[in-house]
Context: one part of a larger RNA
RNA sequence: CGUAGGAAUCUUGAGAGAGGCUGUCCUUAGUACGAGAGGACCGGGACGGACUAACCUCUGGUGUGCCAGUUGUACUGCCAAGUGCACGGCUGGUUGGCUACGUUGGGAAGUGAUAACCGCUGAAAGCAUCUAAGCGGGAAGCACGCUUCAAGAUGAGGACUCUCACACCUUGUGGUGGUAAGGCCCCCGGAAGACCACCGGGUUGAUAGGCCAGAUGUGGAAGCACAGUAAUGUGUGGAGCUGACUGGUACUAAUAGGCCGAGGG
Numbered sequence: 001c002g003u004a005g006g007a008a009u010c011u012u013g014a015g016a017g018a019g020g021c022u023g024u025c026c027u028u029a030g031u032a033c034g035a036g037a038g039g040a041c042c043g044g045g046a047c048g049g050a051c052u053a054a055c056c057u058c059u060g061g062u063g064u065g066c067c068a069g070u071u072g073u074a075c076u077g078c079c080a081a082g083u084g085c086a087c088g089g090c091u092g093g094u095u096g097g098c099u100a101c102g103u104u105g106g107g108a109a110g111u112g113a114u115a116a117c118c119g120c121u122g123a124a125a126g127c128a129u130c131u132a133a134g135c136g137g138g139a140a141g142c143a144c145g146c147u148u149c150a151a152g153a154u155g156a157g158g159a160c161u162c163u164c165a166c167a168c169c170u171u172g173u174g175g176u177g178g179u180a181a182g183g184c185c186c187c188c189g190g191a192a193g194a195c196c197a198c199c200g201g202g203u204u205g206a207u208a209g210g211c212c213a214g215a216u217g218u219g220g221a222a223g224c225a226c227a228g229u230a231a232u233g234u235g236u237g238g239a240g241c242u243g244a245c246u247g248g249u250a251c252u253a254a255u256a257g258g259c260c261g262a263g264g265g
Stems, first nucleotide, its partner, number of pairs: 001152001005163003009159003015149003021049007033038001051106005059100004066093005071086006110144003117137004166177004182260004186202005207253003210249005217241002223236005
């Protein structure tokens, strides 16, 4: 821009993708078959390999503004307590998120038309013949089925709801303007993201931050008291601190405002 008014939501599916792998064991059954040795079709079940999708409950990994321990050094006047630097100084753990080494699922079943091939009936050709008329069976393959995108499918589809028939110019199915439903700008953000887009919120508000409460993690804070010559230990006290998590709360910031947007048939 188009989809002959303008919008919001939900859809149909022409068409195009993805997928389609395979092993071992048990059973049927030591049966059919076979002199024996050996040893099935068909059917049922279990467990795997590789590949693949989703996810983070578990098990691990990561963790650079979480917690603790600790070395050297500088500083906060000193003690104590801390902070900076040294690969995040080093070491031990670790929430959310992201992940695989983790978890769950998948390949199918079924239907239809067929290939090679196997048949029924059956003439031409009194026989025979699956074929000439007619009718069946038959594959990991084909079309569906499962799954993803999808009406620019210009063949531009469908449903439901909302909005209205405004002014001025004008020969006009033409132009201009303010609006409606609705949308955008702008702002606060995000399980969305390179940008854009997408999703949520914008005071009639819990969208983000802060704060409160909880969870989780760390693992027993500082101060004081007591014991000990001291290092240190014990008590106060599962203490103190705690990123992204959960719930709440208008304290802070989403203020104020601007723009676009129909008049068809």
Overview
Large-subunit ribosomal RNA, domain VI from a wastewater metagenome, 265 nucleotides, folded computationally. Its mean pLDDT, the model's own confidence on a scale to 100, is 89. The full RNA is in RNAcentral, with records from SILVA. It matches the Rfam family "Bacterial large subunit ribosomal RNA".